[in-house]
RNA sequence: CUUAGAGGAAGAUCCUGGCUCAGAACGAACGCUGGCGGCAGGCCUAACACAUGCAAGUCGCAGGGGAAGCCUCUCUUCGGAGAGGUGGAGACUGGCGCACGGGUGAGUAACGCGUGGGGAUUUACCCCGGGGUGGGGAAUAACCGCUGGAAACGGCGGCUAAUACCGCAUACGUCCGACAGGAGAAAGUCUUAGGGCGCCCUGGGAGGAACCCGCGUUGGAUUAGCUAGUUGGUGGGGUAAAGGCCUACCAGGCGACGAUCUUUUUUUUUCUGAGGGGUGAUCGCCCCCUGGGACUGAGACACGGCCCAGACUCCUACGGGAGGCAGCAGUGGGGAAUAUUGGACAAUGGGGGCAACCCUGAUCCAGCCAUGCCGCGUGCGUGAAGAAGGCCUUAGGGUUGUAAAGCGCUUUCACUGGUGAAGAUGAUGACGGUAGCCAGAGAAGAAGCCCCGGCUAACUCCGUGCCAGCAGCCGCGGUAAUACGGAGGGGGCAAGCGUUGUUCGGAAUUACUGGGCGUAAAGGGCGCGUAGGCGGAAUAUCAAGUUAGGGGUGAAAGGACUGGGCUCAACCUAGGAACUGCCUUUGAAACUGAACGUCUUGAGUCCGGGAGAGGAUAGCGGAAUUCCCAGUGUAGAGGUGAAAUUCGUAGAUAUUGGGAAGAACACCGGUGGCGAAGGCGGCUAUCUGGACCGGCACUGACGCUGAGGCGCGAAAGCGUGGGGAGCAAACAGGAUUAGAUACCCUGGUAGUCCACGCCGUAAACGAUGUGUGCUAGCCGUUGGGGUACGUCAGUACUUCGGUGGCGCUUUUAACGCGUUAAGCACACCGCCUGGGGAGUACGGUCGCAAGAUUAAAACUCAAAGGAAUUGACGGGGGCCCGCACAAGCGGUGGAGCAUGUGGUUUAAUUCGAAGCAACGCGCAGAACCUUACCAGCCCUUGACAUGGGGAUUAUGGGUCUUGGAGACAGGAUCCUUCAGUUCGGCUGGGUCCCGCACAGGUGCUGCAUGGCUGUCGUCAGCUCGUGUCGUGAGAUGUUGGGUUAAGUCCCGCAACGAGCGCAACCCUCACCUUCAGUUGCCAUCGGUUCGGCCGGGUACUCUGGAGGAACUGCCGGUGACAAGCCGGAAGAAAGGCGGGGAUGACUUCAAGUCCUCUGGCCCUUUGGCUGGGUUACCCCGUGCUACAAUGGCGGUGACAGUGGGCAGCGAGGCAGCGAUGCCGAGCCAAUCCCAAAAAGCCGUCUCAGUUCGGAUUGUUCUCUGCAACUCGAGAGCAUGAAGGUGGAAUCGCUAGUAAUCGUGGAUCAGCAUGCCACGGUGAAUACGUUCCCGGGCCUUGUACACACCGCCCGUCACACCAUGGGAGUUGGUUUUACCCGAAGCCGGUGCGCUAACCUUUGGGAGGCAGC
Repeated sequence: CUUAGAGGAAGAUCCUGGCUCAGAACGAACGCUGGCGGCAGGCCUAACACAUGCAAGUCGCAGGGGAAGCCUCUCUUCGGAGAGGUGGAGACUGGCGCACGGGUGAGUAACGCGUGGGGAUUUACCCCGGGGUGGGGAAUAACCGCUGGAAACGGCGGCUAAUACCGCAUACGUCCGACAGGAGAAAGUCUUAGGGCGCCCUGGGAGGAACCCGCGUUGGAUUAGCUAGUUGGUGGGGUAAAGGCCUACCAGGCGACGAUCUUUUUUUUUCUGAGGGGUGAUCGCCCCCUGGGACUGAGACACGGCCCAGACUCCUACGGGAGGCAGCAGUGGGGAAUAUUGGACAAUGGGGGCAACCCUGAUCCAGCCAUGCCGCGUGCGUGAAGAAGGCCUUAGGGUUGUAAAGCGCUUUCACUGGUGAAGAUGAUGACGGUAGCCAGAGAAGAAGCCCCGGCUAACUCCGUGCCAGCAGCCGCGGUAAUACGGAGGGGGCAAGCGUUGUUCGGAAUUACUGGGCGUAAAGGGCGCGUAGGCGGAAUAUCAAGUUAGGGGUGAAAGGACUGGGCUCAACCUAGGAACUGCCUUUGAAACUGAACGUCUUGAGUCCGGGAGAGGAUAGCGGAAUUCCCAGUGUAGAGGUGAAAUUCGUAGAUAUUGGGAAGAACACCGGUGGCGAAGGCGGCUAUCUGGACCGGCACUGACGCUGAGGCGCGAAAGCGUGGGGAGCAAACAGGAUUAGAUACCCUGGUAGUCCACGCCGUAAACGAUGUGUGCUAGCCGUUGGGGUACGUCAGUACUUCGGUGGCGCUUUUAACGCGUUAAGCACACCGCCUGGGGAGUACGGUCGCAAGAUUAAAACUCAAAGGAAUUGACGGGGGCCCGCACAAGCGGUGGAGCAUGUGGUUUAAUUCGAAGCAACGCGCAGAACCUUACCAGCCCUUGACAUGGGGAUUAUGGGUCUUGGAGACAGGAUCCUUCAGUUCGGCUGGGUCCCGCACAGGUGCUGCAUGGCUGUCGUCAGCUCGUGUCGUGAGAUGUUGGGUUAAGUCCCGCAACGAGCGCAACCCUCACCUUCAGUUGCCAUCGGUUCGGCCGGGUACUCUGGAGGAACUGCCGGUGACAAGCCGGAAGAAAGGCGGGGAUGACUUCAAGUCCUCUGGCCCUUUGGCUGGGUUACCCCGUGCUACAAUGGCGGUGACAGUGGGCAGCGAGGCAGCGAUGCCGAGCCAAUCCCAAAAAGCCGUCUCAGUUCGGAUUGUUCUCUGCAACUCGAGAGCAUGAAGGUGGAAUCGCUAGUAAUCGUGGAUCAGCAUGCCACGGUGAAUACGUUCCCGGGCCUUGUACACACCGCCCGUCACACCAUGGGAGUUGGUUUUACCCGAAGCCGGUGCGCUAACCUUUGGGAGGCAGC
């Protein structure tokens, strides 16, 4: 100096592990937007097909010939023709070039490329040397003539030149050679006559090219064998040259260090990055429509050459021809997508030429495109009334925001005018009137895109309402969305911004650097052992690895550094450094290695011992079981939770004796032993493996591990043959059950057993590979050895080997492991890389089969998982409570009625409450009202509130009256007339009218809320601070031992304390004291109308204030000496919390209530009235009354306590059968009244649908009320239903309780069987905690956490996605055997043809066609 992380599994935690994001980059594309310039870049797809133009020509100083045009002359039919000169085109012969430059990446896994070497080569033009350039010859194109063909293109005949072609001569050097010798050249042209450019032979150089070798160079083994010129040699051939390059013969070669087969251009670079990974501009290689081939040439097997074949396209007269943009432009096509049919050779470079010059889509420029990188601009200053507008708002204000406007200033870029380069060494400028410079005008022409839930910088309103949509991951949206859409505001970047795609990063997520495998994915089932890897001690040698120095190379560009040039930058450029590599050379010798000799500690051998279910074979034994025979014996046996199937009177079971068979070996027996593992258990014998201990001697590293390989390998299963007692898949029957293809029972076959042969897998587990060394201990057990002691039983110590328990340091995510490591290290092998798909498919191998082994992908998910934590749950465990069960008493469920819900009905049957914890609940009282519902009628600032203007001073009541059902509207008449006052409608109040804001809503949301309430539950719990433990969630405390109604108390304890709960404090009942004494009371005294009535009294009862009283205080027992518990005494009204009430922890149920309040939303539904409805019919809940004799009826007239009373309670009297009516005392209440208490007691009835029961109905009345039809209560008479104690099921209650009896009150005009209170009479039972329900504490399991009403598995139905199989069908690639076979090359032949040379002129040599 460099090195950054985050989200998301879960209620929370740690770990493992995958997914996703933030960064950078791009030949990009798409969406929105777009001012200028510089520099770069621009078909990644169809190596698909191409119209048109151009991209390679040049040389007249190699040659023949010479068009058009022009000049002169001649002729002319006036059209023109001819001759000469000039001119030099096009074509031709010839030379050089065309093998460079340019394009593309199909093929190639290769000496193709990179790097470093090598020797058996060649090289036109260029450079430096040596030598030469003499003399001849024969043709041929062009051209001319004839001629074929549509054309392309030819054919025949004739003429001609050369730097074209061929001999001869010569040969310094050259080549061949057997060292005799032999062979092979040339061309001229221009000239200023000096020479220039050439030509031939030859040597060297430079640069180029070819060949060979070491090393390096992607993935796949579901590609394991490949090879026949194949590998090498010899002879021969061939090439510029080595070589199986080719040929004959002989022998082989490559491969687990990956041959063969299959996929792909490759390096310097470039992107990213700390290194590693991905990618493939210029140089090299390959290709140029596809395949094959050669020719020419210095060079090609040739992009713009040739031949053949093929496909395709085009022309055609149908006979035949032409073509190859992966050159530059351009077109079609493909595609998300990639430009102009531009200018110039001015520069750089290339080809030709002596040169002038010509050619050059190489190149230099311009055009198009924000494709990228870089730079610049879109203004600067001032400006608060913080303008307007927008948005938000708690309505005050805030924000947009100095932002704008306004005022002042500047002119970069763009624009206009002028001037005007460098690039060019002398000339020549496409770019280009370009860059630059000068001047001018004017803030003028110039800002967008994405984002704002977290990651991730940035927030509000409206709309929408699981819709529309968003989304990289997690996830948003179901009426208050910072997550969708819009707006305002904000954040980021900026001529761009986002999205998509791809690469690297983050990812230590393939880990060489730098990971793991007990339980997360991962140790092979075990051993033997090959290759390989690794390897003990000491000495000397070598120098392969290693290391030091030197040399060569490591191209350039690029990158980094230091400079320089464009105003800067991008860009360009100079220099050195670097390129960590390869080759070579000189040294060193520690380590590894090599080869030689040596050592003993690793390993092994030997000797002596003892232990053992180690293995194999053979034999033997007893118990048991079953079967057979016989005896005794009789009705059952067997089996189960209970049964049945089954066996048995043809004699079972039981029992006794005898016999047969097969299998397994009780006790000993043990975290004991042996074995590599699987595994091994009666006894004896034989054979045999291994380990251990002790000992001296011996060998001398002989060792460890171990890919492939080989062997062993439980059970089940398979094959063949035996055997078969018991057991027992399958199967059968009986049960169980909703079913029961199960569990249970009765049977029962394979099998289990033996021999031989297969299979090769298991939770083959210590879920822990093998080997070696090191690192605290303690306690067992097993096999040996030693020492000491010993009373010979043993004890103690010690050592080696095995097998267990605990445990320190360490380690671990934790659990745990801990000398038998999961500690610290080394060596080698095996294996893992998210879940599912799947240990599956395909392929291969093995197997008789079953199957085993090896082993994917598409697709899909954002998790899957490990350990531990807190809860919850369990038909887990332990402890303990509760009318929870049990023990009891009385009910409900059956009947009739009352009442509430549901359903149904209806115009409406208003709404809410829904298991417990809705249902005699809201409702402590629906005829109207209530009332929210329905129908009809009416009002529209409104029944009610506030504000403005105007009017008025109001008004209220009575009677009569009009319209109307009524609300309401109107008239007449009588009585009555707000307060203050400065006397002004001035102030306040009231009423009316007008108009606008608004009122109003029992409309929605209890899942927006407050408050209140229910419930677990009056259950004993719920927490905190500090400390300690744990990486952490958390734990501890609060657990434990006792005890309690209680987390109540005591003891113990890494805890010590504290809070909310429990208890107590409060009220009431029970006892006493005291104070007070009327309306209460009356013991004593007196009076009396005999009634506490009066005087009196305040003792008692009572009333209502204040106190007292109970605390396990005492005794005994128990307990731990504690807390407490048990028993008791005394005393007491009360005894172990004395009874009852009030009081309800942290939470849970999004529990209930918007119809108490209230946010948001919505509506005028609001307001008034009449009538109707909430009262209708069936199931359910809660009750009342009964079914009767513990009763009914009649009679009798004893004893309470709460309470209530003025629009009231109403004594008493009268009337009525009665409800009640009339009159009416007293009482605003300890005074008067309601008020009679009822069960009780006596008599009667005598078991029946009754003298039970009272429903229902008829009828007559009473009361309340404006009004009892829907729809009140009561009374009388008459009627007299169901019902005879209630199925399954279910409720309440533990003492003054249940049961039973009556009484009062709230609401209320009237209406109670409901509710809330009050007293009277007054039981039974509790063994106990197994079970049901609920709860508390501890513990355990968990895949649950919305927490068991959880989670979750499989089939099926439908739709969709992807993949496999599928009768088959088709294409591609590769391969084997064989057939046909073009061009071409080589060889042969060559009877046809044939200029140069030879010739004796006959021919020959040589060549060509053809074959």
RNAcentral holds the sequence, with entries from Greengenes. A computed fold for a 1411-nucleotide RNA from an uncultured Rhodospirillaceae bacterium, annotated as small-subunit ribosomal RNA. Model confidence (mean pLDDT): 81 of 100.